[in-house]
């Protein structure tokens, strides 16, 4: 410097569920809980793809589907 991270460590998120609230719905949001995860950190106005929703559409949502960009922890070997 970084191939990997199924090595060790700090530390960090936080599915399903259940309580509260928001939405017409997918979904959100805040607690309470932990299947998991090296980016489950931001990026939906970067592609792509799904969900609502519709007569057709997204001006609505999903970043924890998949590439990408940005940042970012170790780094044994």
């Nucleotide at each position: 410097c970084g191939a990997g991270g199924u090595a060790a460590a700090a530390g960090g998120c936080a599915a399903a569920c259940c309580c509260g609230g928001c939405g017409a719905a997918a979904g959100c949001c805040g607690g309470g809980g932990a299947c998991g995860c090296a980016a489950a950190a931001c990026u939906a106005c970067a592609g792509g793809g799904c969900c609502u929703g519709u007569a057709a559409a997204a001006u609505g949502g999903c970043a924890g589907c998949c590439u990408g960009g940005u940042u970012g922890c170790c780094g044994c070997a």